[in-house]
Predicted 3D model of a 273-nucleotide part of an RNA (large-subunit ribosomal RNA, domain VI) from a Dehalococcoidales bacterium. The coordinates come from a structure-prediction model, not an experiment, and the mean pLDDT is 86.
Context: one part of a larger RNA
Order: sequence, then C1' cells, then structure tokens
RNA sequence: CGUUUGAGUCUUGAAGGGAGCUGCGCACAGUACGAGAGGACCUGCGUGGGGGAAUCCCUAGUGUUCCGGUUGUCGCGUCAGCGGCAAAGCCGGUUAGCUACAUUCCCAAGGGAUAACCGCUGAAAGCAUCUAAGUGGGAAGCCCACCCUAAGAUGAGGACUCAUGUCCCGCCUCGGCGGGACGAAGAUCCCAGAAAGAUUAUCUGGUUAAUCGGCAGGCAGUGGAAGAUCGGUAACGAUUUAAGCUAACCUGUGCGAAUCGAUCGACAUCAGA
Repeated sequence: CGUUUGAGUCUUGAAGGGAGCUGCGCACAGUACGAGAGGACCUGCGUGGGGGAAUCCCUAGUGUUCCGGUUGUCGCGUCAGCGGCAAAGCCGGUUAGCUACAUUCCCAAGGGAUAACCGCUGAAAGCAUCUAAGUGGGAAGCCCACCCUAAGAUGAGGACUCAUGUCCCGCCUCGGCGGGACGAAGAUCCCAGAAAGAUUAUCUGGUUAAUCGGCAGGCAGUGGAAGAUCGGUAACGAUUUAAGCUAACCUGUGCGAAUCGAUCGACAUCAGA
C1' cells in the first nucleotide's frame, strides 16, 4: 500500500514445512516342523538405544547482585570493628533465572489408493490363461491422520461486537445540495515496565491504577552478627542467640514514579434501486 467505510476479538484452511528410526527379552512353545541336532510363522506384552519437544517439582551445574570462613597488605589515629586491592584474592555453600546429567511426553494406532507380487471369474484361442471386459489382496514407500506456519490464498475468506454522529452558515424544486466547526469506535505518540527483546516488534500497565521502585510480611539462603558478660596467660571458647544479614521469588501496601496532554482515525467514491 492492498484486501472498496473504519475498528476490536475469535476463527476456516488453499498451500507449505516438520515428524516418519531401531535393538533385545517374555508368552504362545520347547509347540508346528524334524530321525535327531535343532527350532519357528502369526498374535500379544515388556524393556532399552537413538532423535525431538516441553518443563524446572525432584537430582545436578552455573549463579563476579546473597551469606560465611580465611591469607597478605594499605587505610579509617590506636584496640575492637570495618573498608580497598590482590583473577570474585582464595575457599565453603546458595535464591531467582538459564540449563542437562533431571522430569514428562512423542517418533503410535487407524483409514484410502497402489508397487513388485499373489489371486477370483474369464474370453479372444470349445482347452489353458490374474486381463482383454469385470473384480480381490498386497509395502518402513504415496495420500490422509499427528505437530507447526498460514487469507498478499490479489481467488485477499468467515463469525460476533463496536462506531458510522452533533452544531453553524448559505442556496433551495422542502427534500436535498454546498461550505465550515467539533472529531466516533479504536489506535498511536508519551510514560512505568517484562512472561519479550540488538533496534524494532510482542506483551503487562498508566491514578476508576499494584506496572516499576520503596516499605512490610512470607518463602528461601547462609549458619550462630555486633556489643556485652563469663572462662582461659593467650590463641580461643561459651551465653545473650536458631542470632544477624539477605539478589532476581510470592503476597500485601499508593510512600515515590506511570503528570498534564497531543496526534491519527468515519462522515467517501462509483454503480444500481
């Protein structure tokens, strides 16, 4: 830009893409078969490998925004307590998120038309013949079925809902025409953001508000703060004390910030009645 008024929500599916794998064990059955040795078809069940998708409850990894331990050195006048630097100094854990080594599911069943091939009936050719007329079976393959995209499918589809209006001036055949102003539904700009993300887009919100921050509580992590008292010459230990501190998580709460606003967007054209 188109989809022949504009818009919101939900859809149909022409077409395209993806997937399509496979081992072993058990029952049937030591049966059929076979002198024996050996040893099935068919059908059903179970369990793996490989590939894929989703998810983070469990397990595990990361987690330089959380907690703790500790070495050297410098600083805060000293002690104590802290902070800087040394790969985050090193080390032990770890929330959210992200992940796999984790969990769940799928790669199935079924239908249709067929290939090689196997048939039925059957002539040409009194026989024979699956074929010439007619007709059946038959594959991991083909078309459906399963998953995804999808109406620019210009053949541009469908459903529902919303808006399609008000005022002023002029002309006038009294029903319309012409001009002007406002600007519907809805959308955008702008702003707070994240289940999204390079930008954009998408999505959640914008005071009639829980969108972000703060605060409060919770979950969860670390693992027993500082100060003081007691014991010990001291290093240190114990008590106060499951303490103190706490990121991305959950809930609540207008305390701060989403202010005030602006713009676009019908009323159109043509044809018919």
Description: Taxonomically the source falls in Dehalococcoidales (Bacteria, Bacillati, Chloroflexota, Dehalococcoidia).